[in-house]
Small-subunit ribosomal RNA from an uncultured prokaryote, 1445 nucleotides, folded computationally. The prediction has a mean pLDDT of 80. The RNAcentral record of the sequence draws on ENA.
RNA sequence: AACGAACGCUUGCGUCGUUCUUAACACAUGCAAGUCGAACGAGAAAGGGGACUUCGGUUCCUGAGUAAAGUGGCGCACGGGUGAGUAACGCGUAGAUAAUCUACACUAGUGUACGGGACAACAUCGGGAAACUGGUGCUAAUACCGAAUACGCUUCUUUAGAUGCGAAUUUUUAGAAGGAAAGGUGGCCUCUUCAUGAAAGCUACUGCACAAGGAUGAGUGCGUACCAUUAGUUUGUUGGUGGGGUAAAGGCCUACCAAGGCGACGAUCUGUAGCUGGUUUGAGAGAAUGACCAGCCACACUGGGACUGAGACACGGCCCAGACUCCUACGGGAGGCAGCAGUGAGGAAUUUUGCGCAAUGGGGGCAACCCUGAUGCAGCAAUGCCGCGUGUGUGAAGAAGGCCUGAGGGUUGUAAAGCACUUUCAAUUGUGAGGAAAAGCAAAAGGCCAAUACCCUUUUGUCUUGACGUUAACUUUAGAAGAAGCACCGGCUAACUCCGUGCCAGCAGCCGCGGUAAUACGGAGGGUGCAAGCGUUAAUCGGAAUUACUGGGCGUAAAGCGCGCGUAGGUGGUUUGAUAAGUCGGAUGUGAAAGCCCUGGGCUCAACCUGGGAACGGCAUUCGAAACUGUCUUACUAGAGUAUGGUAGAGGGAAGUGGAAUUUCAGGUGUAGAGGUGCCGAAGGCGACUUCCUGGACCAAUACUGACACUGAGGUGCGAAAGCGUGGGUAGCAAACGGGAUUAGAUACCCCGGUAGUCCACGCCGUAAACGAUGUCAACUAGUUGUUGGGAGAAUUUAUCUCUUAGUGACGCAGCUAACGUAUUAAGUUGACCGCCUGGGGAGUACGGUCGCAAGACUAAAACUCAAAGGAAUUGACGGGGGCCCGCACAAGCGGUGGAGCAUGUGGUUUAAUUCGAUGCAACGCGAAGAACCUUACCUGCCCUUGACAUCCUCGGAACUUGUCAGAGAUGAUUUGGUGCCUUCGGGAACCGAGUGACAGGUGCUGCAUGGCUGUCGUCAGCUCGUGUCGUGAGAUGUUGGGUUAAGUCCCGUAACGAGCGCAACCCUUGUCCUUAGUUGCCAUCAGUUCGGCUGGGCACUCUAAGGAGACUGCCGGUGACAAACCGGAGGAAGGUGGGGACGACGUCAAGUCAUCAUGGCCCUUAUGGGCAGGGCUACACAAGUGCUACAAUGGUCGGUACAGAGGGUUGCGAAGCGGUGACGUGGAGCUAAUCCCAGAAAACCGAUCUUAGUCCGGAUUGAAGUCUGCAACUCGACUUCAUGAAGUCGGAAUCGCUAGUAAUCGCGAAUCAGAAUGUCGCGGUGAAUCCGUUCCCGGGCCUUGUACACACCGCCCGUCACACCACGAAAGUCGGUUGUUCCAGAAGCGGUUGAGCUAACCUUCGGGGAGCAGGCUGCCAAGGAAUGGCUGGUAAUUGGGGUG
Repeated sequence: AACGAACGCUUGCGUCGUUCUUAACACAUGCAAGUCGAACGAGAAAGGGGACUUCGGUUCCUGAGUAAAGUGGCGCACGGGUGAGUAACGCGUAGAUAAUCUACACUAGUGUACGGGACAACAUCGGGAAACUGGUGCUAAUACCGAAUACGCUUCUUUAGAUGCGAAUUUUUAGAAGGAAAGGUGGCCUCUUCAUGAAAGCUACUGCACAAGGAUGAGUGCGUACCAUUAGUUUGUUGGUGGGGUAAAGGCCUACCAAGGCGACGAUCUGUAGCUGGUUUGAGAGAAUGACCAGCCACACUGGGACUGAGACACGGCCCAGACUCCUACGGGAGGCAGCAGUGAGGAAUUUUGCGCAAUGGGGGCAACCCUGAUGCAGCAAUGCCGCGUGUGUGAAGAAGGCCUGAGGGUUGUAAAGCACUUUCAAUUGUGAGGAAAAGCAAAAGGCCAAUACCCUUUUGUCUUGACGUUAACUUUAGAAGAAGCACCGGCUAACUCCGUGCCAGCAGCCGCGGUAAUACGGAGGGUGCAAGCGUUAAUCGGAAUUACUGGGCGUAAAGCGCGCGUAGGUGGUUUGAUAAGUCGGAUGUGAAAGCCCUGGGCUCAACCUGGGAACGGCAUUCGAAACUGUCUUACUAGAGUAUGGUAGAGGGAAGUGGAAUUUCAGGUGUAGAGGUGCCGAAGGCGACUUCCUGGACCAAUACUGACACUGAGGUGCGAAAGCGUGGGUAGCAAACGGGAUUAGAUACCCCGGUAGUCCACGCCGUAAACGAUGUCAACUAGUUGUUGGGAGAAUUUAUCUCUUAGUGACGCAGCUAACGUAUUAAGUUGACCGCCUGGGGAGUACGGUCGCAAGACUAAAACUCAAAGGAAUUGACGGGGGCCCGCACAAGCGGUGGAGCAUGUGGUUUAAUUCGAUGCAACGCGAAGAACCUUACCUGCCCUUGACAUCCUCGGAACUUGUCAGAGAUGAUUUGGUGCCUUCGGGAACCGAGUGACAGGUGCUGCAUGGCUGUCGUCAGCUCGUGUCGUGAGAUGUUGGGUUAAGUCCCGUAACGAGCGCAACCCUUGUCCUUAGUUGCCAUCAGUUCGGCUGGGCACUCUAAGGAGACUGCCGGUGACAAACCGGAGGAAGGUGGGGACGACGUCAAGUCAUCAUGGCCCUUAUGGGCAGGGCUACACAAGUGCUACAAUGGUCGGUACAGAGGGUUGCGAAGCGGUGACGUGGAGCUAAUCCCAGAAAACCGAUCUUAGUCCGGAUUGAAGUCUGCAACUCGACUUCAUGAAGUCGGAAUCGCUAGUAAUCGCGAAUCAGAAUGUCGCGGUGAAUCCGUUCCCGGGCCUUGUACACACCGCCCGUCACACCACGAAAGUCGGUUGUUCCAGAAGCGGUUGAGCUAACCUUCGGGGAGCAGGCUGCCAAGGAAUGGCUGGUAAUUGGGGUG
């Protein structure tokens, strides 16, 4: 786009069309084919009228020569329906009649004469339930029959020509034989005969017969039309002769003879299907289709058959068989809607048992007229096309309501209301075309005729004929009055928000949407699109260049046969002439109508109808042209081939020579060698040469043939390895198998054995990633270079160079390609031919066939299922890939953890609760820089409800404060003191209490809705951009490369040039020096001294804290590329970023945190909020993490002596002194701090002791007594003293930290804090060892490579098994359909034969004959039956693989 549609929702009107696509299933009822009295015989009734009457009726006329029935004629073969069958001369188209018929109708003729006998109807007698039917008798005809005539007719004979070789065909002459008929109606008296009117006469019309013509119909020939998993088929089959038959040719039929006919250009078989004009779609070519309309065909319940007839093997005829239905008195009968309506059934689905013959057409008839479910109309159905309407204008307060909201508003929306106007359509009143032309009747004129008659024609007049129909159209009346829905709104695709729901419910054409903020589900508001319709579904074409003729491909996406030879076929070099098949042009005929297209016309327009034109791409005939192709012909040599001479080669086969390599023996030797080891252990394949036979290739020069060529469906040959058969052989190797290892296992990899096999002969198999994943042949199209064979030339002549030819490689331009790539060895540009492909899976499978001994090969589907499968390239990520490099990454070292006890956090368990969070590195001495109450979020119990806290409103009161009682307390009751500040005197501000509702409140949920902050890779060196360039593009380049660096640091190179965030530097601290400044700091010099920088004094030094200097590869040498840089050195306090810190690119991990805070959404609101008391977070079979203390002599204990830094302190640090063994108490000086205090530093050093032990180590645990903090120390604090004295003797597998003032070790301080560190954060003291190096482990960076990964290797993914579902194959069988062959059977019918029975027409010599009929027999033959095959379908226990989950 389109539809004969259906379904869902909705529905105002009209015009025109259309309406069983399924069950060619079955049908009740009515109608659909009759008509003619002008062919014929016979002939009612009702009703009406008259007369008579016994009032019961009878009779006459009319009805009426009417109805009904019969004989006869014509029609019933048309019209109407359906599409079952049919793959066919069925259809379409074209030509022809080699062999024809034609009723009615038309054209032009002739004839229509003489006779005869019956049968219906009817009457009567019968049979039967009925349908129907028998006997006897009467009768007419345009019914039937005989003879007459018959030009042209048919057959035979014959004459003469024409054509032809003949056969034969055709024309013609004469003769013989055969063959027709029917009358009817109207009129008239001219002729004839009777006779004042008729007819056998005449005339008109009609009918009949004969022959001819042509339209038409039938038959025949040529061209056209589906499937190979159907390859052979056919016996009346193919042809001939004779005969038969037909309207007619013909194996159409029959007898005989011959053996043909068809087929790869698709026979035959199976399945499907009516064909066409056309229709739908498409730019076209095509594809699909064949409803309505039109042409043809076929069919009429199924099968067979003939009759009648001009025509049928007959839809509403006959006979028979069968199935089904109906009637029946059971004996027997009837029927055929695929005609119109209608019914049932089937189905998603398709109408009224309507009106009329008024029109058009058909049948009959002279006509009137009759019949006509053809047809014309109406009805039902939005089923389709087309048209109209559902109002128009105005109208802002932008109403109300709805929806949204950022709360302002926006939108629905001029939409509504309101005001003004109009009235199409529908409703209503009335009027009212056209479709109607005829026919009939009357008159006139003309024709015919003897005629003025009849009849016919024309004209005029008259009289009528409408189903539709309440028509169309016009008109009256009233009033906006009666008339809008459907689908959609994520993208494709025009149109967006809210609410509900929460991977549920659901949507979905494809992609996909839905797991708590859904423009995708459902509803709403709004919008978009179409509109009396709108959507959905089915099926068709297009898009689809996605079967490619127009117009595709085959290296890697699907696709080149494994390779040759070669048949048919296709294609084919140069040239002469001819021809005209192809080709081109002209003409003619045809190509039905309708339809499409163009252009007019008619319905108010349109759809629709109608006039004309064009077109119908085609076919045929004919006339031309001759370039090209074909054919024939004449030549040629450039293709191809042959001959001659050479050359190279692992081309093939056979024989021989020969050697270390054929065999045997010995040595070699437990050697070479193989293997990780145990161990095995010397053999074979074979190589070279010569000869003979043989196939091709190349080169050179000439000669010859003269297109002999290319390709190649089928066909045929060859064809690795494995495998198979027969017979040999078997040293090594080696599937299977055995053993040993490895391993969790190891049906493997490794080792030791070892059989088929590998080898030979002969025969099969026929496949491989049989690959260049690239068919063969030919021509053309830049080059460079290597190599092999041949030839020619140059030259300095064994080297070398140049040219050429045939191969074989590498690179590369144009071109091509999706890219990769290819590129004279094309995947470029062309030509010829073959093969193959058409999404993935199912599947190269099943079934069938062919081949094979088998294995299997070749050929080769479908159901079902998915929305992908695939190619090339890109960026990442990954790799038990590669290269380079780095890091306490390993290594080298030192010290730990893991074992013990304890501390602490976690898991688990327990509990009323053990609040919550953090969970690999990157959770676990983490949030928590400090849980007895508080904290506190948890549990139990008791209380409060505008609330502990914020804002607003009303009322009252200053605020505040002292007691008492109850209670665990919160709280409640009661009570004391107190009246403040500002003021314009109205009041106001702060605070407290009460009340009301808006609201508060939530450590409730979601860190996967978020902000902010943080961890991690990682202080790793990376991450990007602009412009340019390259690429179809994703992207690349830059950023890669060569060096170098801690560094994408720098240099050089470079289709890149620049830039940004990172690195580095700038900042802080520390190390040296200088300047400035000296109190609380310092004391060298001077003085004093209580000997303490204490005092005077000084500011030199230390120090403090401000500012400067200094380090930059700056200098020298070497290396490097004259670079960057590196190595070494000098100087220097410091040397190559001097040490340390702060500082963390783009990003990753939906990393962590809603319990710091903030915050969307959700949830709670006398509770998930708030208050209080007590309890819990501190539990304890256990597990692992982080630490502390140890296990001791580098040590413990005791005594003595010395040296820090950085901090903190007024709710504080707290001195001296005194008391206590001690924790501590008392005390209170000093200090708001370079001044005072905390504050004794410890390890170290000097002595003493312990002597290797569970100890003078170790200190857990426990008992007793205390101290301190605090309202409070039971759950549950720290500390002290005395007593007690556990495990532990250096720690398995494993694992952590550290590269220098570092590790290790030693103590000190601080934050938090009433109290409570083995933790955390800082501070200094003492103070090492090792780094060969980058193979390995871990992590990271750059380059490169492979990839089927991209939530990216914690990826992807294969197969079995288990379960569920689906379709398919096989299958003992079983049930159907269809068909072949053989046989039986044989209805009706036709043909033949018989016919002893019977018979009107004709003949007869009257006896009969001729001609027939019934009946019998028989040939063919339908249904039916039997046997045996083929093909095909359904189903089946079981079974096989496949698909999906």